[in-house]
Molecule: SAM riboswitch aptamer (S box leader)
Organism: mouse gut metagenome
RNA sequence: CUUAUCAAGAGUGACGGAGGGAUCGGCCCGAUGAAGUCCGGCAACCUGCGGUUCCCGCAAGGUGCCAAAUCCGGCGGAAACGAAAGAUGAG
Repeated sequence: CUUAUCAAGAGUGACGGAGGGAUCGGCCCGAUGAAGUCCGGCAACCUGCGGUUCCCGCAAGGUGCCAAAUCCGGCGGAAACGAAAGAUGAG
């Protein structure tokens, strides 16, 4: 850079000890324990196997993910919605 997806799902655990939710503005989460690490779990993009092969099923090796719609808004639109930005996979 291209492309697909982003309203589902996932912990009464251990260590840790004050931050976290991308950014700005809000609004939240947090000593009834934040980040991080481990374990556990969810999902099924890639992958493997099978089938009636534009698709479906099973597995879970490589990623990813586990408050709130990508937490909401930011730009356009009366609104629905769209764009931008961001995240993740594959190339």